[in-house]
Molecule: Guanidine-I riboswitch aptamer
Organism: Thiocapsa roseopersicina
RNA sequence: CGAAUAGGUGGCUAGGGUUCCGAUCCGCUGACGGCGGGUGUCUGGUCCGAGAGCUGCCGACCUGAUCCGCCGAUCCGUCCGAGCACCUUCCCGAGCCGGCUAAACCCGGUCUUCGAAAGGUCCAGGGCGCAUCGACCGGGGCGGGUUACACGGCGGGAUAAAAGCCCGGGAGAU
Numbered sequence: 001c002g003a004a005u006a007g008g009u010g011g012c013u014a015g016g017g018u019u020c021c022g023a024u025c026c027g028c029u030g031a032c033g034g035c036g037g038g039u040g041u042c043u044g045g046u047c048c049g050a051g052a053g054c055u056g057c058c059g060a061c062c063u064g065a066u067c068c069g070c071c072g073a074u075c076c077g078u079c080c081g082a083g084c085a086c087c088u089u090c091c092c093g094a095g096c097c098g099g100c101u102a103a104a105c106c107c108g109g110u111c112u113u114c115g116a117a118a119g120g121u122c123c124a125g126g127g128c129g130c131a132u133c134g135a136c137c138g139g140g141g142c143g144g145g146u147u148a149c150a151c152g153g154c155g156g157g158a159u160a161a162a163a164g165c166c167c168g169g170g171a172g173a174u
Base pairs, nucleotide, nucleotide: 007058008057009056010055011054012053015048016047020045021044022042023039024038025037026036027035028034029033059147060146061145062144063143064142066140067139068138069137071134072133073132074131076129077128078127079126080125081123083122085121086120087119088118089117092115093114094113095110096109097108098107099106149169151172155167156166157165
């Protein structure tokens, strides 16, 4: 030298005036009733009313335990599942053996030969669910707390009118 924020709302108070009510004074009237007028330099009721007054509620922020979500680890359950893996079954194909035959076709056996098929086991890994534990982050309700400070015109505006109302935590001052 310069900027921003300092939340919203209800009830009330200090304060404020005078439309209405009341009070009070004057006049008219037979009337302390009625009517008309004056007075806010009338205690009042209605009325207005605080950034710098009180208070309630909401909001915002901080915090405590708790619950939920997300993530990770572990346990259990369930499903999937690579595999020259392992086990069982099966003569379906091949091989081998035997029979027949001149030789075959064919027939029979053999899975302590290979392949295929079916079932199971093991298991790297993965999906889902339940439970327990853990850290961060996000969220819900609940409890506690914080929401500080604040000097201030002139003038103008609203309403009947005025004001610590509004302009305005403005100008200015510190």